RNA sequence: AUUUAAAGAAGAGGCGCAUUUCACAUUAGUAAAAUUUAUGAAAUGGAAUUACAUUUAUGAUUAAAUUUAAAAGGGUGCAUUGCCGAAAUCAGUUGAUUUAAUUCAAUUAAUUGGUUGGGUCUUGAUUUAAUAAAUCAAGGACUGUCGCAUUUUUUAAUGCGAGGAGCUUUUAUUAUC
Numbered sequence: 001a002u003u004u005a006a007a008g009a010a011g012a013g014g015c016g017c018a019u020u021u022c023a024c025a026u027u028a029g030u031a032a033a034a035u036u037u038a039u040g041a042a043a044u045g046g047a048a049u050u051a052c053a054u055u056u057a058u059g060a061u062u063a064a065a066u067u068u069a070a071a072a073g074g075g076u077g078c079a080u081u082g083c084c085g086a087a088a089u090c091a092g093u094u095g096a097u098u099u100a101a102u103u104c105a106a107u108u109a110a111u112u113g114g115u116u117g118g119g120u121c122u123u124g125a126u127u128u129a130a131u132a133a134a135u136c137a138a139g140g141a142c143u144g145u146c147g148c149a150u151u152u153u154u155u156a157a158u159g160c161g162a163g164g165a166g167c168u169u170u171u172a173u174u175a176u177c
Base pairs, nucleotide, nucleotide: 001176002175007171008170009169010168011167014084016083017082018081020079022077023076024075032068033067034066035065036064037063038062042055043054044053045052046104047103048102049101050100051099087116088115089114090113091112092111093110094109095108096107097106098105117143118142120140121139122138123137124136125135126134145162146161147160148159149158150157151156
């Protein structure tokens, strides 16, 4: 000096990632409730079938009018906390919840494997009250790191490529010179 190193510790990228409280807008004059009129036997429990339970001629259900009138999720802003596979997402498995059984669906927790360096713009699809936001796929420019090559004023610039189990600094031990 190199290696051991997908190990330990500390860091960098930037409109960087996620969490939590508060406020505001939207959801919405919507859902729900009450009253009136008309109708007149069914209706509800995530969807279907069967069962069970509840409501119902003291009026179910549906429609119209009037009155009262939300919330959750998602969003924006300030602040807080934890961080740099931060985190997000796709597929599978298992468990819990949604009256019971079967099949599915939704929410949630754990786990296995895969993808993505980062934010942003455009197009399409999904989701949603929403043309907001988010996710996925494709593409564009920008930006960060490393490698190679060229140039240079050696501060750096240009081109190509790679991919976070990466990159920078540092550390025990082993081995080689």
Molecule: Lysine riboswitch aptamer
Organism: Lactobacillus sp. S2-2